This is a predicted structure of a 706-nucleotide part of an RNA (large-subunit ribosomal RNA, domain II) from an uncultured bacterium.
It matches the Rfam family "Bacterial large subunit ribosomal RNA". Rfam links the family to the GO terms structural constituent of ribosome and ribosome.
Context: one part of a larger RNA
């Protein structure tokens, strides 16, 4: 891992509450217990109801407050309870199941290991050569020196023994700490045998929170104990109807909970809901505006006041590149500005429409209280974020189908079932790949389409404004482009052309006191301007369509999904066809639900009237017609299938029960089965009612097998 089996909302309470149902009913009912074995008979204590109000005494259809006969609060002015049973939920208990780390108590452990005690044992071989002693030298005597002897040391080298520093291997190991090669100590605070001592908030510790039996920041075992777990995981058959929330307030609260909101079921009310139209309202947003306020803010005019300068004994006066109020002209800005002011939305009334699983009230049962993206309106941020926080919609969540290559949240569209039928939506129609290499008119040359800005450019199309032009334009070529004059100043020089000033006159077809190059300064070349040749358009600008550059990243193109596409298979406009979904339609069927009808021979149940026979109305089941509806997580409600057993009735079985295997069939599902065959060898099935140890795929589930 697989297979088989086991595996989770139970039980108790004369607890609570709601619904259903039954008994009795202004009453209902017993409990312990007794007699005793009959689902028997007793047992009235107690409980609930029939009356409330008050803290209470208490009073009582009233009472409390109050001085009150006031006012006000809670009640009454009538009618339903109570006891069983079943189901839903809650409470108290382990309370759906599994799961801690831990806490406490009582015990068991020092055969591992820590330290200590008692008594034993072990340390190859080699080296060094302390003290002391002897002799000699030395001295006044010494000190001291030398040579021997001697054999000290937490001395040296190195096996056994002890340790564990490095590295390699091993790491589902040969081994739950090892192996290989090296390493350290090796007469000592050495190592070691045997016996003994100290223990759980305690021991022991040359101290690492180390060790105390592969366990230690408090051992192990059993018990309290099913500790607790606002946490994680799991929770077993089917179908039908409806169907959420991720919000507000509060919280030692933020991943929990309470109340409200939103769901469902029942009862009541019955159009009160919703949509559209019309009518009537409130409002200060978007926009806009501001000599309409409050503020901000640009430029001009005016120029008070103040300052400077001149004048001045004082007073006055003059003046100004200063300051710049008020005013004025023009143009602006504002969430906390408004003289104004929408669209939507909101409130109310009237009308119409409508199965709206509309509204509202009361009650049973919930879940939710982590939301996400997108569009629009805002705040925060950087008018960043697949960012964050609000509001109003949508989708996802809880929604499948088609499109967007792939793609919860985008576009289309909401799947009851079947069909080898049809029509469309979004999106598409050259091939992959269903359908047009469709029609018409243009554009694009960039593979633009098929990524991007400021900015740049005789790309090209369209519309327009304007200059020159057969009295000859634009371009090209030929020719002229002069004189006063080298204008004046400056300067070493300045002659059109360093710089400053001025910028005239003449001749002329035209020619600047000079556009650029050039020279030391001249010179020289050239331009403006003019004539000629030629012969028809040529410049400037504005708006706009489509393009170009700007354009740089990492294992292969790689920025149309690919092939491929150029009067497109690209772009714009217009048109006609077609394809395309679980949408819509068609045919057949199922369920739920609304409306209507039905019983004349007609079925069943409940209620009402009635002694009865029976009657009639009302409702439900049923049947028919005709509409509508039927995605679904959490969750609510309903109806069923199956397993084990009990009771009653019925039916099988050694002429072969159950179980197992095979063939075949039925039903809307869980499931079920006639018949036959094989195996098996003794019990089984159906109907109704009742009772549960009642359904397995998940829990790092448990046991066994493979």
């Nucleotide at each position: 891992g697989c297979c088989u089996g086991a595996g989770a909302g139970u039980u108790a309470g004369u607890g609570a509450u709601a619904u259903g149902u039954g008994g009795c009913g202004a009453g209902g009912u017993u409990a312990a217990c007794c007699c005793g074995u009959g689902u028997g008979g007793g047992g009235a204590a107690g409980c609930c109801g029939u009356a409330g109000c008050g803290a209470a005494a208490g009073c009582g259809a009233g009472u409390c407050u109050g001085a009150a006969u006031a006012g006000g609060g809670c009640g009454a002015u009538u009618c339903a309870g109570u006891c069983g049973c079943a189901u839903g939920u809650c409470c108290u208990a382990g309370a759906c199941c599994c799961g801690a780390a831990g806490c406490g108590a009582a015990g068991u452990g020092a055969u591992c290991u820590a330290u200590c005690c008692a008594u034993g044992g072990u340390c190859a071989g080699g080296u060094u050569g302390a003290a002391g002693c002897g002799c000699c030298g030395g001295u006044a005597a010494g000190a001291c020196g030398g040579c021997g002897u001697g054999g000290a040391g937490g001395a040296c080298c190195g096996a056994a023994c002890c340790c564990a520093c490095u590295u390699c291997a091993g790491u589902u190991g040969a081994a739950a700490a090892u192996g290989g090669a090296g390493g350290g100590g090796a007469u000592g605070a050495a190592c070691u045998g045997u016996g003994g001592a100290u223990c759980g908030g305690g021991g022991u510790g040359a101290g690492a929170g180390g060790c105390c039996a592969a366990u230690c920041a408090a051992a192990c075992u059993u018990c309290g104990u099913g500790a607790u777990a606002g946490c994680u995981g799991g929770u077993u058959c089917u179908c039908u109807c409806c169907g959420a929330a991720a919000u507000g307030c509060a919280u030692u609260u933020a991943g929990g909970u309470g109340c409200a909101g939103c769901g469902u079921c029942g009862c009541g009310u019955g159009u009160u809901u919703c949509u559209u139209a019309c009518u009537g309202g409130a409002g200060g947003u978007a926009g806009a505006g501001c000599u309409a306020c409050u503020g901000g803010a640009u430029a001009g005019c005016c120029g008070a006041u103040g300052g400077g300068c001149c004048c001045u004994a004082c007073a006055a006066g003059g003046u100004u590149a200063c300051u710049g109020a008020c005013g004025u002209u023009a143009g602006c800005c504002a969430a906390a500005c408004u003289c104004c002011g929408a669209a939507u939305g909101c409130c109310a009334g009237u009308a119409a429409g409508u199965u709206a699983g509309a509204g509202c009230g009361c009650g049973g049962c919930a879940g939710u209280g982590a939301g996400u993206c997108u569009a629009c309106g805002g705040g925060g941020g950087a008018u960043a974020a697949g960012c964050u926080u609000c509001g109003u919609g949508g989708a996802c969540a809880a929604a499948a189908g088609g499109g967007a290559a792939a793609c919860a949240a985008c576009c289309c569209a909401g799947a009851c079932u079947a069909c080898c039928a049809a029509u469309u939506a979004a999106g598409g129609u050259c091939c992959c790949a269903a359908a047009g290499c469709g029609u018409g008119u243009g554009c694009u040359a960039a593979g633009c389409g098929g990524a991007a800005a400021a900015g740049g450019a005789u790309g090209u199309g369209a519309a327009g404004u304007u200059g020159c032009a057969u009295a000859g334009a634009c371009a090209a070529c030929c020719a002229g482009g002069a004189g006063g004059u080298u204008g004046g100043c400056u300067u070493a020089g300045a002659a059109g052309c360093a710089g400053c000033c001025a910028c005239c006159c003449u001749u002329g077809a035209a020619a600047g006191a000079g556009u650029g190059c050039g020279u030391a300064a001249u010179a020289g070349c050239u331009c403006a301007c003019u004539g000629g040749u030629c012969a028809a358009g040529u410049g400037a600008c504005u708006u706009u369509g489509c393009g170009c550059c700007g354009a740089c990243a990492a294992g292969g193109u790689a920025a149309c999904g690919g092939g491929g596409c150029c009067c497109a298979a690209g772009c714009a406009c217009a048109c006609c066809a077609c394809c395309g979904a679980a949408a819509u339609u068609g045919u057949a069927g199922a369920a739920u639900u609304g409306a209507c009808a039905c019983c004349a021979u007609u079925g069943c149940c409940u209620g009402c009237c009635g002694u009865a026979a029976g009657g009639c109305c009302a409702g439900g089941c049923g049947u028919g017609u005709u509409g509508a509806u039927u995605g679904g997580u959490a969750g609510g409600a309903g109806a069923g299938c199956g397993u084990c057993g009990u009771g009653u009735g019925g039916c099988g079985a050694g002429c072969g029960a159950a179980g197992c295997g095979g063939c075949g069939g039925a039903g809307g599902a869980a499931u079920c089965c006639a018949g036959c065959c094989g195996u098996g060898g003794a019990u089984g099935c159906c109907a109704c009612a009742c009772g549960a140890g009642u359904g397995a795929g998940a829990a790092u589930u448990c046991a066994g097998g493979c």